[in-house]
Molecule: transfer RNA
Organism: Clostridia bacterium
RNA sequence: GCGGAAGUAGUUUAGUGGCAGAACUUCUGCUUCCCAAGCAGACAGUGCGGGUUCGAUUCCCGUCUUCCGCU
Numbered sequence: 001g002c003g004g005a006a007g008u009a010g011u012u013u014a015g016u017g018g019c020a021g022a023a024c025u026u027c028u029g030c031u032u033c034c035c036a037a038g039c040a041g042a043c044a045g046u047g048c049g050g051g052u053u054c055g056a057u058u059c060c061c062g063u064c065u066u067c068c069g070c071u
Base pairs, nucleotide, nucleotide: 001070002069003068004067005066006065007064010024011023012022013021018054026042027041028040029039030038047063048062049061050060051059
């Protein structure tokens, strides 16, 4: 330099155009003499910038980071 893959919550991840889900973590409450466990609830997310579309995590372009391959 060329090609490919990945980027979604604090972490691991699901989601092939129509209000973005789960588990763990954190916090609050219940339970318990206390802790742990359990139960209920809350908080929190589409790497960045554009384009297409009535509507984009999803499609297109660029860019950044990480990984793999070729030279």